The part of an RNA shown here (large-subunit ribosomal RNA, domain IV) has 316 nucleotides and comes from an uncultured Verrucomicrobiota bacterium.
Context: one part of a larger RNA
RNA sequence: CCCUCCUCAAGGAACUCGGCAAAUUGGCCCCGUAUCUUCGGUAUAAGGGGCGCCCUUUUCGGAGGGCCGCAGUGACUAGGACCAACCGACUGUUUAGCAAAAACACAGCUCUCUGCCAACACGUAAGUGGAUGUAUAGGGAGUGACAUGUGACCAAUGCGGAAAGGUGAACGCCUGUUGUGCAAGCUUCGGGUCUAAGCCCCCGUGAAUGUCGGCCGUAACUAUAACGGUCCUAAGGUAGCGAAAUUCCUUGUCGGGUAAGUUCCGACCUGCACGAAUCAUGUAACGAGUUGGUCGCUGUCUCGAGGAGGCGCUCA
Numbered sequence: 001c002c003c004u005c006c007u008c009a010a011g012g013a014a015c016u017c018g019g020c021a022a023a024u025u026g027g028c029c030c031c032g033u034a035u036c037u038u039c040g041g042u043a044u045a046a047g048g049g050g051c052g053c054c055c056u057u058u059u060c061g062g063a064g065g066g067c068c069g070c071a072g073u074g075a076c077u078a079g080g081a082c083c084a085a086c087c088g089a090c091u092g093u094u095u096a097g098c099a100a101a102a103a104c105a106c107a108g109c110u111c112u113c114u115g116c117c118a119a120c121a122c123g124u125a126a127g128u129g130g131a132u133g134u135a136u137a138g139g140g141a142g143u144g145a146c147a148u149g150u151g152a153c154c155a156a157u158g159c160g161g162a163a164a165g166g167u168g169a170a171c172g173c174c175u176g177u178u179g180u181g182c183a184a185g186c187u188u189c190g191g192g193u194c195u196a197a198g199c200c201c202c203c204g205u206g207a208a209u210g211u212c213g214g215c216c217g218u219a220a221c222u223a224u225a226a227c228g229g230u231c232c233u234a235a236g237g238u239a240g241c242g243a244a245a246u247u248c249c250u251u252g253u254c255g256g257g258u259a260a261g262u263u264c265c266g267a268c269c270u271g272c273a274c275g276a277a278u279c280a281u282g283u284a285a286c287g288a289g290u291u292g293g294u295c296g297c298u299g300u301c302u303c304g305a306g307g308a309g310g311c312g313c314u315c316a
Stems, first nucleotide, its partner, number of pairs: 002310007010302002014300001019297001027051005036041001038145001052067006068072001080295007087287002092104002108143007120129003146282004151212003156209002158205004165200003172193005179186002213231005240274001241271001252268005
């Protein structure tokens, strides 16, 4: 020097990607407690005060008086707090050995299959699970508490249905033909007819896979376009949200916070390239999640100093 600890003048995040690390707080009793809220919570919110020993008294809860120290939960053990935003409702689960999360699961919601020797799954089968269950049950798929909602399109793909029609293999039937044979027959190559599923055709179906336009003009300043025209389409993105975990240009513009803010919050909408169960928008509570801010606190820093122990090194 390094490692593990302890302490520090003045300042107090100036450190740094970032308060990482450390410090602060901490127990019990009393007072007191906002916003929001699903009325349960939030909440130990926040913020204050007390705590030892002796005597008297007591209804044993307490009350009164006194004493000491810098210090009375006298050592140890024992939440820092708050304000906003995003994501996920929550408790849970996960990459044994770099990821604990916004990923998975979840209760709830929806669709779909299944009438029981069920569907489905394992197995060649026998058989077994499903289930000693029976549609308030079981399997599959998606979404993911709750609140408000969940728009348009069935052209393509998928699935379901289906009277007729078209197409449709082999067998069968009818008919010709080649070779061979005395013949029966066997055999080669056709033609016609009949005909299953499937496909075509038709209908339905989106909490099925999915998709949800362009150009031009127009109002008595300008600008913009409620309005009109036109082309195309199966239909042209509704509600809500929006520079967003989505915005390239972009550090967009305006406002807030700062002396100063590519981050953050609130708006605007010109959405490169949001959008409705690959859910949309909100949301109390919760989170070793992510982001921004405030107070407190500190050796993170200005800027370093001192101390203890240990490893190492040297000597004995």
The coordinates come from a structure-prediction model, not an experiment, and the mean pLDDT is 87.